Small-subunit ribosomal RNA, 5' domain from an uncultured bacterium, 526 nucleotides, folded computationally. Its Rfam family is "Bacterial small subunit ribosomal RNA". Rfam links the family to the GO terms ribosome and structural constituent of ribosome. The coordinates come from a structure-prediction model, not an experiment, and the mean pLDDT is 83.
Context: one part of a larger RNA
């Protein structure tokens, strides 16, 4: 000089930023990922027409019931998403990062451009109904029915594969292009607003590989059987002992293998003239992790934080027979600790998902709330005013210093606080409407909807110095001194060192000095 900081005394306001560093310890409770009715069957709730039917009776009204026709919709089938965004650093010295490069070894939903197509056909199956089984979690049988759910057929090639030949490129294995022959795989409808298949190309995101650089121990010197290489098969999106067969003995290694320790990595951040040293909060990139081990399934994509299975360890219900969870999402409990916030508003805005849309959902986000935890700014008046007042405090003491223009008086001024009034930008988009070009769904243009923060910022008016000063220090290093009190005690102290009767060093005042809504300790790092 710095801090994700604590503690001690003080504390007036604002603006920005930060806010479990410890126990990757244990969690009540609430939220934190759903949306599509413009794929379906449907009809639990709601709202609405008609009609039927019953009972009342005032004979045309009430109140029941039925019927999905309508809005719309719980469950249930579909689809697309849940792999993102949110946490957190246990783990991990490792192609994990980070940096350059390869992929003639590769994927890639949703977007975007372009070609082509979009024919017919079947069989189940949830939900609904019957019925049973258990305390319950859930489950089981039976019949029934729909799709943009599943199947099977035709059509097809710039696809995929296997042969054959010609050709272009590459160090090689390979690969490009073209012809031939065989041989295989599509689709879906809903409606007029969207879809679906095939295939190249593109954009995004990923996936392997290599070169280098990445902490400490030698009081750690050998290490290694899929180990090292090869042929073959599988397996993968791909390559590759990745896997297994079989067959060679080889790989690594003082340029430090193998062991052990500690430990996310990086852009940056602190410090320093630099060179180095230190560090990895917040912010943004990568990795890695979801209670702890393993698993694999779905899918374009996970071996998946708020899916699944299995085993443990904990916790909970339990009718003992068997169930249930999983805050390192954002709030909040307890526990540890010297220590770190509110069970808060709102989808306005931005961003994301679903959906033509309207919209719905979003603890991302955007705000408020607590907290001087840091940076930064404003205040706590200003001016004039000598009887140098009273009053402490000290002296050489009838007097004098000094605290001091300080007080008091007078004058001014209203930053801030208080109270009263107006009071935002951030919002243009999506829709809707009216038009305009092309001409039937696109671009433009006009109006018109929509603000959580909020009556907040901000502006203005009123009164009145009104509402606002501590804290360390004063022997030297280091700026600032005297008197009292104690007597090597009491106590101080970063370092030197002070006190044993004159203590500028201990404790009290007075006075000073420095900083200042703050000042001091403490702890790290330069």
């Nucleotide at each position: 000089g710095a801090u994700g900081a604590a503690c001690g005394c003080u504390a007036g306001c604002g603006g920005c930023a930060g806010g479990c560093c410890u126990a990757a310890c244990a969690c009540a409770u609430g939220c934190a990922a759903g949306u599509c009715g413009a794929g379906g069957g449907g009809c639990a709730g709601c709202a609405u027409a008609a009609g039927a039917g019953u009972a009342g009776c005032u004979u045309g009204c009430u109140a029941c019931u039925c019927u999905g026709g309508u809005g719309g919709c719980g469950a249930c089938c579909g689809g697309c998403g849940c792999a993102c965004g949110g946490g957190u650093g246990a783990g991990u010295a490792a192609c994990g990062c980070g940096u350059a490069u390869g992929c003639a070894a590769c994927c890639u939903a949703c977007c975007c451009u372009a070609u082509a197509c979009u024919g017919g056909g079947g069989a189940a199956u949830a939900a609904c109904c019957a019925g049973g089984a258990g305390a319950a979690a859930u489950u089981c049988u039976g019949a029934c029915u729909a799709a943009u759910a599943c199947c099977c057929c035709a059509u097809a090639g710039u696809a995929a594969u296997a042969u054959a030949c010609u050709u272009u490129c590459g160090c090689a294995u390979g690969u490009u292009a073209g012809u031939a022959u065989g041989u295989u795989u599509a689709a879906a409808g809903g409606u007029u607003a969207c879809g679906g298949u095939a295939u190249a190309g593109g954009a995004u995101g990923g996936g392997c590989a290599u070169g280098c650089g990445u902490c400490c121990c030698a009081u750690u010197a050998g290490c290694u059987a899929g180990u090292u290489g090869g042929u073959g098969u599988g397996g993968u999106a791909a390559c590759g002992g990745c896997a297994c067969a079989c067959c060679a003995a080889g790989g690594c290694u003082a340029c430090g293998a193998u062991g052990g320790g500690u430990a996310g990595g990086g852009g940056g951040c602190c410090u320093g003239a630099g060179a180095g040293g230190g560090u990895g909060a917040u912010c943004c990139c990568c990795c890695a992790c979801a209670c702890u081990g393993g698993u694999a399934c779905u899918g374009a994509g996970a071996c998946a934080c708020g899916g699944a299975c299995c085993a443990g360890a904990c916790u909970c219900c339990u009718a003992c027979g068997g169930g249930a969870g999983g805050c390192a999402g954002c709030a909040g409990u307890g526990a540890g600790g010297a220590a770190u916030a509110u069970u808060g508003g709102u989808c306005a805005a931005u961003g994301g998902g679903c959906g033509c849309a309207a919209g719905c959902c979003u603890g991302a986000a955007c705000c408020a709330g607590c907290c001087a935890u840091g940076c930064c700014g404003c205040g706590u008046g200003c001016a004039g005013g000598a009887a140098g007042a009273c009053g402490g405090u000290c002296c050489u003491a009838u007097g004098g210093a000094u605290u001091g223009u300080a007080u008091a008086c007078u004058g001014c001024u209203u930053u801030u606080a208080u109270u009263c009034g107006g009071g935002a930008a951030u919002a243009a988009a999506c829709c809707u409407c009216u038009u305009u070009a092309c001409g039937u769904g696109u671009a433009g243009a006009g109006a018109g909807c929509u603000g959580a923060a909020g009556g907040u910022a901000c502006c203005g008016a009123a009164a009145g110095a009104a509402u606002a000063a501590g804290c360390a220090c004063c022997g030297g290093c280091u700026a600032a001194c005297u008197c009292c009190g104690u007597g090597c005690c009491a106590g101080c102290a970063g370092c030197c060192g002070c006190g044993g009767u004159a203590a500028u060093a201990c404790g009290g005042a007075g006075g000073g000095u420095g900083c200042a809504a703050g000042c001091g300790u403490u702890a790290u790092c330069c």